Transfer RNA from a subsurface metagenome, 71 nucleotides, folded computationally.

[in-house]
RNA sequence: GGGGGCUUAGUGUAGCGACAGCACUUCCGUCUCUAAAACGGACGGCAUGGGUUUGAUUCCCAUAGCCCCCA
Repeated sequence: GGGGGCUUAGUGUAGCGACAGCACUUCCGUCUCUAAAACGGACGGCAUGGGUUUGAUUCCCAUAGCCCCCA
């Protein structure tokens, strides 16, 4: 220099154009003499900027970060 992949909650990970889900963590509650475990509940997220569309996490373009291949 060229090509490809990935980016969703604190962490890991689903979501093939129509309400963003699950697990763990955290917090609250129940239980317990206390704690843990178990059970119930709550909080919290689509990398950034544009475009297409009635509607975008999803499709297109650019940018940024990470990873891989070629030179």
Its Rfam family is "tRNA". Gene Ontology term of the family: triplet codon-amino acid adaptor activity.